[in-house]
Context: one part of a larger RNA
């Protein structure tokens, strides 16, 4: 010098981008933040049309058809998105390689499919327990809930046959058992067509699992570790390999090329420096692991051993009628505490994306925007020109002047910004809705696909941005002047007060300390403390 997720002192106009608990993985009122589908399914309940019955003629009640509301079976999804960095020195990560030792829901192609039965259960009603959470029993019913039966293909055995490679083997094609599919619901006409579902099978694509090999750290004042240890044979388990697990044999593995133990730590792309090699660092953005009050465990399912799921144990808060229950902000926001320190209990889904849904559409504190803080960067401004009587005024003085200083004032200007008025956006295009045209099947409709027009759809926001009117008005400040260092006189004070990064100033003239003037260097910032090069 340069850098910073800073922080503190003095000072402070405005834009635009970005950034913002580093510390207690300390504890949490309160509200959000994961829902969605009536076009899978029974039931309710409210509206409003219509037909109809009963009278008390404005009311009850019964069909039925549109619109909604609730709870509950069911699919989907919650395994994403968000946070955080305790733990982890290697079941992490970074690069390269492998799987003939593997799985993959939603999505794409592609062949075939989509038959035929049956029993039940929440809702609901009825009775009951309980202070509450939350529960028993009994009848009622549906389905894309479940549970047989056929068929297909797969798959597993056993045995034939071909091909191929990387040893174990792999592929392809036959027989013979064993075993395993399926659901519909909507279009106004409805077995036949059409979307959208459902099941098998191949092969894809994604996204995961797994093995290998290099590489990234301090202590040797840690030197010896190690009994599922090391390898085998069986066998169990897994999607797969494998002591992953278990029986049984051997008695081996690892180590100074540092095992082991202790400390410290998320890891990388990147980041800061530095001509480079290096050296620090791991904030924001991306990728990856790992966590989700502490510890432990499976379940559901493709996927989890699951932040806003389930259970068991601790600890802490909460409610109780003492019998028992409910809870989990390292999601946004916010509270208290800790700390030198880190923000609103905001707008919105309009845009991107995400989840469901056949769409309208609903959900989304992902996102987008606005707010707050000079936290950083970058840009503008705080005027220009002209103007000697070198003004007054300070300050110095050899009293003659110097300086401040063309600075001021005055005169002429300009209107970035800023005030006021007026027009005002890009971000929008999809989807769906309507018109039209084609084009593909189909006997036709409906309904598909593609292509034009149209009309709507904006949280930021009456923002940006343009014009136009008006005033030099409303907008400079900090730190330094001994030397290293760019910049010097006064007066005060008197080894006192003080200064100081070194070196070293201060004891009666201090260009070092305090003030004034004057200078110097940066400027909305200046120092000043940290911390890495």
């Nucleotide at each position: 010098g340069g850098a910073u997720g800073a922080a503190c002192g003095c000072u402070g106009g405005c834009g635009g981008c970005g950034u913002g608990c580093c510390u207690a993985a300390u504890a949490c009122a309160u509200g959000c933040a994961a829902g969605u589908c009536g076009a899978a399914c029974g039931c309710u309940u409210g509206c409003u049309u219509g037909a109809g019955g009963a009278c008390u003629u404005g009311u009850c009640u019964u069909c039925a058809a549109g619109c909604g509301g609730g709870a509950g079976u069911g699919g989907c999804g919650a395994a994403c998105g968000g946070g955080u960095g305790a733990g982890u020195a290697a079941u992490a990560c970074a690069u390269a390689a492998g799987c003939a030792a593997u799985c993959u829901g939603c999505c794409c192609a592609u062949c075939g499919g989509c038959c035929u039965g049956g029993g039940a259960u929440a809702a609901c009603a009825g009775u009951u327990g309980g202070a509450a959470a939350c529960g028993a029993c009994u009848g009622c019913u549906a389905a894309u809930a479940c549970c047989g039966g056929a068929u297909a293909g797969g798959u597993g055995a056993u045995u034939g046959g071909a091909a191929g490679g990387c040893a174990u083997c792999u592929u392809c094609u036959g027989a013979u058992c064993a075993u395993u599919a399926a659901a519909g619901u909507u279009g106004g006409g409805a077995u036949a067509c059409a979307a959208c579902a459902c099941g098998g099978a191949u092969g894809g694509a994604u996204g995961a699992g797994c093995u290998u090999a290099u590489g990234g750290c301090g202590u040797a004042u840690u030197a010896g570790c190690u009994a599922g240890u090391a390898g085998g044979u069986g066998a169990g388990g897994u999607a797969a390999c494998g002591g992953c697990u278990c029986a049984c044999c051997u008695a081996g593995g690892c180590g100074a090329u540092g095992a082991u133990a202790c400390g410290u730590a998320g890891c990388c792309g990147a980041c800061c420096u530095g001509a480079g090699a290096g050296g620090g660092u791991g904030a924001c953005c991306g990728g990856c692991c790992a966590c989700a009050u502490u510890g432990g465990g499976a379940c559901u399912g493709a996927g989890a051993c699951a932040c806003g799921g389930c259970c068991c144990a601790a600890a802490c808060u909460c409610c109780u009628a003492c019998g028992g229950g409910a809870g989990g902000c390292a999601g946004c926001a916010g509270u208290a505490g800790g700390g030198a320190a880190u923000u609103u209990u905001c707008g919105g889904c309009a845009a991107u994306g995400g989840g469901c849904g056949a769409a309208a559409g609903c959900c989304u504190g992902a996102c987008c925007g606005a707010g707050c803080a000079a936290c950083g960067c970058c840009g503008c401004g705080u005027g220009a020109g002209u103007g000697a009587a070198g003004a007054a005024g300070g300050c110095c003085u050899u009293c003659g002047g110097g300086u401040u200083g063309u600075a001021a004032a005055g005169c002429u200007c300009u209107g970035u910004u800023g005030u006021g008025a007026a027009g005002g956006a890009a971000g929008a295009a999809c989807g769906g809705c309507u018109c039209a045209u084609a084009c593909a099947g189909g006997g036709a409709a409906u309904g598909g696909u593609a292509u034009g027009g149209g009309a709507g759809u904006g949280a930021c926001g009456g923002u940006a941005c343009u014009u136009u009117a008006c005033c030099a008005g409303a907008a400079a400040g900090c730190c330094a002047c001994g030397g290293c260092u760019a910049a010097c006189u006064a007066c005060g004070u008197g080894c006192c007060a003080g200064c100081a990064g070194c070196c070293g100033c201060g004891g009666u003239a201090a260009u070092a300390c305090g003030u004034a003037g004057g200078u110097g260097g940066c400027g909305a910032g200046c120092g000043u403390u940290a911390u890495c090069c």
Molecule: small-subunit ribosomal RNA, 5' domain
Organism: Holdemania sp. 1001095H_141210_F2